The RNA shown here (transfer RNA) has 68 nucleotides and comes from a marine eukaryotic metagenome. It matches the Rfam family "tRNA". Rfam describes the family as follows. Transfer RNA (tRNA) molecules are approximately 80 nucleotides in length. The family's RNA type in Rfam is transfer RNA. Its mean pLDDT, the model's own confidence on a scale to 100, is 83. The RNAcentral record of the sequence draws on MGnify.
RNA sequence: CGGGUGUAGCUCAACGGUAGAGCACCAGCUUCCCAAGCUGGGGGUUGCGGGUUCGAUUCCCGUCACCC
Numbered sequence: 001c002g003g004g005u006g007u008a009g010c011u012c013a014a015c016g017g018u019a020g021a022g023c024a025c026c027a028g029c030u031u032c033c034c035a036a037g038c039u040g041g042g043g044g045u046u047g048c049g050g051g052u053u054c055g056a057u058u059c060c061c062g063u064c065a066c067c068c
Stems, first nucleotide, its partner, number of pairs: 002068005009023004017054001025041005047063005
């Protein structure tokens, strides 16, 4: 210098139009107890700063971290 990645505690989704899933966590059911299972619930400044747009996780610019 070039390319890629950055979203929940973790691993990952998301045509420019209300940010989701699995696991984990919490509560309940079940069990003599635990685990497993079932039901429900909480949790997000989408790395950061700008721009475009009626509207940006998504497009553009800069910047930071990591990988090649």